[in-house]
RNA sequence: GUGCAGGAUAACUAGGGUUCCGCUUGAAAAGCAAGGCUGGUCCGAGAGUUAUCACCUGAUCGCAAAAAACGAUCAGCGCACACGGCGGAAUAAAAUUCCGGGAGAC
Numbered sequence: 001g002u003g004c005a006g007g008a009u010a011a012c013u014a015g016g017g018u019u020c021c022g023c024u025u026g027a028a029a030a031g032c033a034a035g036g037c038u039g040g041u042c043c044g045a046g047a048g049u050u051a052u053c054a055c056c057u058g059a060u061c062g063c064a065a066a067a068a069a070c071g072a073u074c075a076g077c078g079c080a081c082a083c084g085g086c087g088g089a090a091u092a093a094a095a096u097u098c099c100g101g102g103a104g105a106c
Stems, first nucleotide, its partner, number of pairs: 007053006015043002020040002022037001023035004055078001056076007081101001083104001087099003
């Protein structure tokens, strides 16, 4: 300097706005309008939590003359590390969503 990887899904949370509900205001009721307003519906983390699966290491059993491969089960103190713009996209709208483990930095 270059390349291949650093897995997937679900539930939840931090967080997010305003479609719907609720609430508040507009003298009163309904209607209508306005207001993100503790909330419910909703969205929601690569660098948050948990679980399942996958993968890895080891062991046992099956197949097998043996080994390897394959299949099943079990164990794991295995699955590390991770600072991050600007700008853009979707949705009703926004966001630690997506672009993106991006650009960049170390």
Description: A computed fold for a 106-nucleotide RNA from an uncultured Rhodobacteraceae bacterium, annotated as Guanidine-I riboswitch aptamer. The model forms 100% of the base pairs in the Rfam consensus. Its mean pLDDT, the model's own confidence on a scale to 100, is 87.